c-di-GMP-I-GGC riboswitch aptamer from an uncultured Pirellulaceae bacterium, 81 nucleotides, folded computationally.

RNA sequence: UUUGGGAAAGGCAAACCGAUCGCGAGGUCGGGACGCAAAGCCAUGGGUCUCAAAACUGCUGAGAUUGCCAGGCUACCUAUU
Numbered sequence: 001u002u003u004g005g006g007a008a009a010g011g012c013a014a015a016c017c018g019a020u021c022g023c024g025a026g027g028u029c030g031g032g033a034c035g036c037a038a039a040g041c042c043a044u045g046g047g048u049c050u051c052a053a054a055a056c057u058g059c060u061g062a063g064a065u066u067g068c069c070a071g072g073c074u075a076c077c078u079a080u081u
Base pairs, nucleotide, nucleotide: 002079004077005076011036012035016031017030018029019028020027021026034067040073041072042071044070045069046068047065048064049063050062051061052060
């Protein structure tokens, strides 16, 4: 550098349940595993969702989502050069 991670060392944790915060989308902690080779980090672009005003279906503002996609940064094991 490239491949693979279903060999080894390990990691994360969907739905659902309990507690808690939030008007809400959702967040956090515990349980739990559907899955994940960046399911590590960043709301930068697009998507989706929530709230508000206004308006009447398209726009504005404030938010949520990185486990929707793209982009940026960083990283473990193994094999290979």